[in-house]
RNA sequence: CUGUGCUAGGCGGGGAGCCAGCGGUGCCCUGUACCUACAAUCCGCUAUAGUGGGGCUGAACGCCGCCUUAGGUAUAGAUCGUGGAAGGCAGUUGUCGUUAAGUAAUGUUGAUACCAGGGUCUUGUGCAACGUUAUCCUAUGAACCGUGUCAGGGCUUGACCGCAGCAGCACUAAGUAGAUCAUAAUGUGUGCCACAGGGGAGCUUUGGCGGAGUCGGCUGACGGCGGGACGCUUCGGCGGCUUAUAUCGACGGCGGAUGCACAG
Repeated sequence: CUGUGCUAGGCGGGGAGCCAGCGGUGCCCUGUACCUACAAUCCGCUAUAGUGGGGCUGAACGCCGCCUUAGGUAUAGAUCGUGGAAGGCAGUUGUCGUUAAGUAAUGUUGAUACCAGGGUCUUGUGCAACGUUAUCCUAUGAACCGUGUCAGGGCUUGACCGCAGCAGCACUAAGUAGAUCAUAAUGUGUGCCACAGGGGAGCUUUGGCGGAGUCGGCUGACGGCGGGACGCUUCGGCGGCUUAUAUCGACGGCGGAUGCACAG
C1' cells in the first nucleotide's frame, strides 16, 4: 500500500416547556435520516443518563475544529390594536331649568294684562234616547171540572110544553205567539236638552277696556345634575410589527485525526 473479516460507533437534529437532572411520548423549527412495545393527573434512566426485542451499515453513514445560518427563548425601547381597574373634570353627548339673539307660528281683521257674562264641573227637579217589564191590539187557545146556543140521544108527560145536557159552532179565562203605534212603571258609563241653586283654580268662548306685542316649537347663550357613554390622567394585562442586547442553535460548506485481526 492492497484485499478479507470484525468491533466501537451510527441509523436524524434543534428550541421552548416539564423535571433534582438526562432522555422519550406531546408542541414548535428544520428536514427525510430503520421497524416494534411503553408513555403527561406520564414512561424509563442516573452523570457512562430512555428501558426491552429485531434489522441495516461499519472505520466512515462515526468523531473534532472553523465558517455560514433557518428558527426559538429572555430582557429593554418605540409603535399599533384590544379590552381591565381606579381617579377626577363636566370638554362632547344626555337631562332639567333660565333667557329671548336668530328662526318659525300668531297679532292693528287688535297681542299680553285687567273687568264682566257663559260653557266645561256639581246638586236637585224634569225632558229626550236607549234597555227591560206590564197593559192595549191581532191570532190562537177549555174532551169533562167556563159562558151562549145546544143536532142526536136521555128523562118527564096521554100529548104539547119542559128539564138536564154530550158532540159541534161561537165567544172568552189562564196560557202561548206576534206586531207598528200608544199608555204605565223602572233603570243608566246615554245627551249640541230645560229650569233652579252651588262653584269658580285651569281651559274655552262672548263682550268691554287698552294699544304692541305674545310664544318658547327649533337653533343659540347661561346655569344645575350626572351609579350612563365618549373624551382626560394613572396603573397594569393580552396580542401584532419593528430595533437593540444576551442565549441556544438545525441543515449546509471547508479542513483534520482515527480501532482490531489475518493474508499478500
The prediction has a mean pLDDT of 79. The RNA shown here (Bacterial large signal recognition particle RNA) has 264 nucleotides and comes from a Clostridiales bacterium. Lineage of the source: Bacteria > Bacillati > Bacillota > Clostridia > Eubacteriales. The RNAcentral record of the sequence draws on ENA. A source record names the gene ffs. Its Rfam family is "Bacterial large signal recognition particle RNA". Rfam classes the family as a non-coding RNA gene. Rfam describes the family as follows. The signal recognition particle (SRP) is a universally conserved ribonucleoprotein involved in the co-translational targeting of proteins to membranes. Gene Ontology terms of the family: signal recognition particle, plasma membrane targeting and SRP-dependent cotranslational protein targeting to membrane, signal sequence recognition.